RNA sequence: GCCCCAUUGGCUCAGCGGUAGAGCGCGUCCUUGGUAAGGACGAGACCCCGGGUUCGAAUCUCGGAUGGGGCU
Numbered sequence: 001g002c003c004c005c006a007u008u009g010g011c012u013c014a015g016c017g018g019u020a021g022a023g024c025g026c027g028u029c030c031u032u033g034g035u036a037a038g039g040a041c042g043a044g045a046c047c048c049c050g051g052g053u054u055c056g057a058a059u060c061u062c063g064g065a066u067g068g069g070g071c072u
Base pairs, nucleotide, nucleotide: 001071002070003069004068005067006066007065010024011023012022013021018055026042027041028040029039030038048064049063050062051061052060
């Protein structure tokens, strides 16, 4: 220098054009004599950044950033 992959709640991931879900974690409550386990409910990300396309973009596209891998 070139190529490929990843980037989404605190963590690990899903989502593949129609205003974002799960598990774990967290909070409140129920249950217990009290814990743990179990159950119910809830808070929490506008999706790494900036353009473009589209009625509409986390999703397509271009550029950039960070991390990982490969080639020379």
Molecule: transfer RNA
Organism: Nanohaloarchaea archaeon SW_7_43_1